[in-house]
RNA sequence: CCGUGCUAGACGGGGAGUUAGCGGUGCCCUGUAACCCGGAAUCCGCUAUACCGGGGUCGAAUUCCCACCCGAGGUUUUUUGUCGUCUGGUGGGAGGCUGGGUGUGUGACGUUGAAGAUCAGGUCCUGCGCAACCCGAGCUCACCAAAUCCCGCCAGGACCGGAAGGUAGCAGCGGUAGGUGAAUACUUGAGUGUGCCGCGGGAGAGCCUGGUUGGAGUUAACUGCUCAGGAUCUCUCAGACGGUAGGAAUCGAAGGUGGGUGCACGG
Repeated sequence: CCGUGCUAGACGGGGAGUUAGCGGUGCCCUGUAACCCGGAAUCCGCUAUACCGGGGUCGAAUUCCCACCCGAGGUUUUUUGUCGUCUGGUGGGAGGCUGGGUGUGUGACGUUGAAGAUCAGGUCCUGCGCAACCCGAGCUCACCAAAUCCCGCCAGGACCGGAAGGUAGCAGCGGUAGGUGAAUACUUGAGUGUGCCGCGGGAGAGCCUGGUUGGAGUUAACUGCUCAGGAUCUCUCAGACGGUAGGAAUCGAAGGUGGGUGCACGG
């Protein structure tokens, strides 16, 4: 060096998740020359030699082991940007609304006299009167079986008396009182969400009317300016959540490079 037969080992790996941890089933990525059967997510098996049981194939190398490079993909991130949604707030802006101020311009009023000042009256409160309205009573009229009980006249009858005569008095009649109704003119008492009324007192801020004075403004409808308020839109800011792109950290398939790894027999 060649051949034959064996053995270690290999027949996928990785990420997240789960777990005390490891591996598997399930999910995702990668990848193939990369076996078969049975088991298993409220799961299965195991314990740092960390899937278990059974069968099969390859086998010391393109396939085993180690290191490095590159690197799909995953994960983390109070790392940066960007987008979206929501919330909040300050500030800025836009157009518009409401209210106040001002009085630039327009309008209106004003020398047939503005603002202001002053006087009087009214408006307001209160007392009295008057009026109005309303309620009650009286007065007036009518009616009432209305009073056993009041007044007058009192038939009959009763009582006293020898008589003349007298006394009390029922019914009845009249009246009064009472009741009911009408009328509401008059009288009277009480009341009032009353009054183009009268007299007196009070209050006097505003407003209205008038007089006097004064001698040029007044007003604020429109417009301009300004202040405030609240709502809408937009920009900006902050926060939360989600997406996306990059950075960082970490794990890392496939691929590449280099190195390493037996035993027996025969030639």
A computed fold for a 267-nucleotide RNA from a Candidatus Zixiibacteriota bacterium, annotated as Bacterial large signal recognition particle RNA. It matches the Rfam family "Bacterial large signal recognition particle RNA". It is annotated as a non-coding RNA gene. A source record names the gene ffs. The coordinates come from a structure-prediction model, not an experiment, and the mean pLDDT is 75.